[in-house]
RNA sequence: CGAAAAUGAAAAACGAACCCUCAUAUAUUUUUGGGAAUUUGGCCCAACUGUUUCUACCUGGCGACCGUAAAUUGCCGGACUAUGAAGGGAAAAUGGUAACGU
Repeated sequence: CGAAAAUGAAAAACGAACCCUCAUAUAUUUUUGGGAAUUUGGCCCAACUGUUUCUACCUGGCGACCGUAAAUUGCCGGACUAUGAAGGGAAAAUGGUAACGU
């Protein structure tokens, strides 16, 4: 110096339902196909897209626009889901005390 073994230490692993508030993802988004409604209307079905991501991809209000045609659109508000975190909470373990039984 290298290898192997033993011992010790450290790390990893393990530690929860549920509630709430955050962070990240995504902008509840994009592009199409088929069908439907028509100013008392503006939807339905399917595929794709976006996320180191499963799922979702809608809804309400207020406007715009379209003069009956096939096409929508702006703003504001609303979540769900995945992962992580703080708090609440719960569970487990240990210890103490009390009661009862042996």